Predicted 3D model of a 105-nucleotide RNA (SAM riboswitch aptamer (S box leader)) from Alteribacter lacisalsi. Lineage of the source: Bacteria > Bacillota > Caryophanales > Bacillaceae > Alteribacter. Its Rfam family is "SAM riboswitch aptamer (S box leader)". Rfam links the family to the GO term regulation of gene expression. Its mean pLDDT, the model's own confidence on a scale to 100, is 83. The RNAcentral record of the sequence draws on Rfam.
RNA sequence: UUCUUAUCAAGAGAGGUGGAGGGAAUGGCCCUUUGAAACCUCGGCAGCAGACCGCCUGCGGUACUGUGCCAAAUCCAGCAGGCAUAACAGCCUGGCAGAUAAGAA
Numbered sequence: 001u002u003c004u005u006a007u008c009a010a011g012a013g014a015g016g017u018g019g020a021g022g023g024a025a026u027g028g029c030c031c032u033u034u035g036a037a038a039c040c041u042c043g044g045c046a047g048c049a050g051a052c053c054g055c056c057u058g059c060g061g062u063a064c065u066g067u068g069c070c071a072a073a074u075c076c077a078g079c080a081g082g083c084a085u086a087a088c089a090g091c092c093u094g095g096c097a098g099a100u101a102a103g104a105a
Stems, first nucleotide, its partner, number of pairs: 001105008013042005021031003026077003043070003047067004051062005074097001079094005
């Protein structure tokens, strides 16, 4: 990097350095000099795998290990189908794209 599978409306921030961007991309809409990104320190969350514990044996727990995460639903939408409306606004299902984990090549 690619493929497969599972999950994605829950949860969790302070300080220091830094000094203008950030929220994947496009369009919106937001966040940001009352300080963006990035890095560091400490703290936290509990998704997946491992370990351990419990029992009703496939479920629960522990944050110990690996990885991940700590504005807004993956912030919303784009494509297809449907519901609703006088028409919008709106709603539902699936898909695309993306993120994370585990496994494989």